Annotation
The part of an RNA shown here (small-subunit ribosomal RNA, 5' domain) has 527 nucleotides and comes from an uncultured prokaryote. Model confidence (mean pLDDT): 85 of 100.
Context: one part of a larger RNA
């Protein structure tokens, strides 16, 4: 000089894009953050419509009926391993880079083969008990794409090559057929469902090479190094056991002690370095603390479960509930860091055929000069060089065209009007195509009304009137900027050198000047 997630002092007009617990992985009230699916299932607790019936105040009351929209709790199914948050702990294949092989992948795409046939069950309901609660415990009723057998094996696993072993669920739309006229069968398509191959996409393993400080840490390991057997895993492998063998690391720094997330980067510098890891962006690690599993494609799982421990909190004292490193907020801690705000318009995720439904992800308000940028605080023109200040050798000089005065213009802000873009898509309707028995379904296109939190949006248009808008810090010298008064080694100042003891350009003020400007300073950090 640059730079900062700064922070303090003064001061302070708009805007426009960033940022915004660097401390206590403190402890948390309150909301809210993960659900959808009725086109899997049994059903009806509420809403709303239809039918019945009953009373009458003759168009509303009360009961009944899943008959229809729907749909609470329930069974199932998908997701709750994403997305969001924090750096506590790791010096390690963690994390960057380059390669490897012994390994899996739900949903998504292709391709190949099926989707038979039967069977008991438990919720929800009901009855009945227990308990302050959370809740539970008994008996019965019952459906499924839930649960179990059985055929079949295109295939796949295993094989002693003989063989053995292993699946499946169905839904809704639609039309046609039978006749018992409202139901059941059946065709074809269409979402699923089985079993298999490939693919993409995630994801797990190994490895050479890189990666912070200390020798005032010199030896260090006992599944510890290899090996055979056996288990174990999606997979290799001391990952685990048994039995064997005497290894293996280490002055190229092992152990063992202190500090750290790691990078893309970011600031700094002409570079070579050196600092650093905030936002953004990958990877990793954790979710009161410690520890184990379960379910599942995927976890040893932040809003899951279990068990211990420290807290909090309810209790009827017998026993229960609880986890903001999610957004908000709250309190401590701190020099210091924001709303208990709106919307799901868009983007993106999750359930679903779809409509649509959750998204504190995300879009955007709100707060802060925290930081960049960019505007504005007027513009000419005006000497009587006014009036006051200040200095003065008392003549004057300076503030200074500065202001009054005159002519002007209206950016921004003020109130008021107009007015895009962000909307694309689902929808309704028609038109061709593939499909098909088909006018259903499905995809292309045409039209048609509809969907904005921001938003009182951007822009734009008149309007009024200089009207609402400067400050901070320095002025010995380094370093741009000089005079007076006050004080009198006193009060003070100061980055360094030094200032100050009666003419202080150095304190304090005053004017007057010099830098930068919505900022100026001053502390802290980095180069």
């Nucleotide at each position: 000089g640059a730079u900062u997630g700064a922070a303090c002092g003064c001061u302070g007009g708009c805007g426009g894009c960033a940022u915004g617990c660097u401390u206590a992985a403190c402890a948390c009230a309150u909301g809210c953050a993960a659900g959808u699916c009725g086109a899997a299932c049994g059903g009806u607790a509420a809403c709303a419509g239809g039918c019945c019936u009953a009373g009458c105040u003759u168009g509303c009351u009360a009961g009944g009926u899943g008959c229809u929209g729907a749909c609470g709790a329930g069974u199932g199914g998908c997701g709750g391993a994403c997305g969001g948050g924090u750096g506590c702990g790791u010096a390690a294949c963690g994390c960057g880079u380059g390669g490897a092989a012994a390994u899996c992948u739900a949903c998504c795409u292709a391709u190949u083969a099926g989707u038979u046939u039967g069977g008991g069950a438990c919720a929800a309901c009901c009855u009945g008990a227990g308990g302050a609660a959370a809740c539970u415990c008994a008996g019965g009723c019952u459906a499924a794409u839930a649960c179990c057998g059985g055929a079949u094996g295109u295939g796949g696993u295993c094989u002693a090559c003989g063989g053995a072993c292993u699946a499946a669920a169905g839904g809704g739309c639609c039309u046609c057929u039978c006749c018992u006229u409202g139901g059941a069968a059946g065709c074809a398509a269409u979402c699923g469902c089985u079993a298999a191959u490939a693919g993409a996409u995630g994801a797990g393993u190994c490895u050479g090479c890189g990666u912070u400080g200390g020798a005032u840490u010199a030896g260090c390991u006992a599944g510890a190094u290899g090996g055979u057997g056996g288990g174990g895993u999606a997979a290799u492998g001391g990952c685990c056991u048994a039995c064997c063998a005497a290894g293996a690391c280490a002055g190229c720094g092992a152990u063992c002690c202190g500090u750290a997330g790691c990078u893309g980067g970011u600031c700094u510098g002409a570079g070579a370095g050196g600092a650093u890891g905030a936002u953004c962006a990958g990877c990793c690690a954790c979710a009161c603390u410690g520890g184990a599993a379960c379910u599942g494609a995927g976890a040893c799982a932040c809003g899951g479960c279990c068990c211990a421990g420290a807290c909090u909190c309810c209790u009827a004292c017998g026993g229960g509930a609880g986890g903001c490193a999610g957004c908000a907020g709250u309190g401590g801690g701190g020099a210091a860091u924001a709303u208990u705000g709106g919307a799901c318009a868009a983007u993106g995720g999750g359930c679903g055929c779809a409509a649509g439904c959750c998204u504190g992800a995300u879009c955007c308000a709100g707060c802060a000069a925290u930081g960049c940028c960019g505007c504005g605080u007027g513009u000419g023109u005006g000497a009587a060089g006014a009036a006051g200040g200040c200095c003065u050798u008392c003549g004057g000089g300076u503030u200074g065209u500065a202001a009054a005065g005159c002519a002007c213009u209206u950016u921004c802000a003020g109130g008021a009007g107009u007015g895009a873009g962000g909307a694309a898509c689902a929808g309704g309707a028609u038109g061709a195509g593939a499909u098909u028995a088909a006018u259903a379904c499905u995809c292309c296109g045409u039209c048609c009304a509809c969907u904005g939190a921001c938003g009182u949006u951007a822009c734009c248009u008149a309007c009024a009137g200089a009207a609402g808008a400067a400050g901070c810090a320095c002025c010995g010298g380094c370093u741009a900027a000089c005079u007076c008064c006050g004080u009198g080694c006193c009060a003070g100042c100061a980055g360094c050198c030094g200032c100050g003891g009666u003419a202080a350009u150095a304190c304090g003020g005053a004017g007057g000047g010099u830098g930068c400007a919505a900022g100026c300073g001053u502390u802290a950090a980095u180069c």